A computed fold for a 72-nucleotide RNA from an uncultured Candidatus Saccharibacteria bacterium, annotated as transfer RNA.
RNA sequence: GGCCUCUUAGUAUAACGGUUAGUACACCGGGUUUUCAUCCCGGCAACGCGGGUUCGAUUCCCGCAGAGGUCA
Numbered sequence: 001g002g003c004c005u006c007u008u009a010g011u012a013u014a015a016c017g018g019u020u021a022g023u024a025c026a027c028c029g030g031g032u033u034u035u036c037a038u039c040c041c042g043g044c045a046a047c048g049c050g051g052g053u054u055c056g057a058u059u060c061c062c063g064c065a066g067a068g069g070u071c072a
Stems, first nucleotide, its partner, number of pairs: 001071007010025004018055001027043005048064005
C1' cells in the first nucleotide's frame, strides 16, 4: 500500500429503515439482615466523527479516525 471485519452506557453485548435504543454485570438510592454478603424494588448512563439517500438512519451509501485480520 491492496482487501475484509469491527466501533452502541464504566464493562460485555442485542436491536426488519419507524423501539421510550434492550439485556447482564458495575454504580447510586431504598427494603430485608444485629452487620456484611445474598436476595427484592427502583434509578442513572450509550449509537466514533463528517457528509449523502430517505417522509424518517444506530441500521443503507461515501469519506475520515481508531482497532483487528489477511496479502504482499
About this RNA:
Its Rfam family is "tRNA". Rfam describes the family as follows. Transfer RNA (tRNA) molecules are approximately 80 nucleotides in length. Its family is annotated with triplet codon-amino acid adaptor activity in the Gene Ontology. The sequence was found in a public genome assembly. The prediction has a mean pLDDT of 80.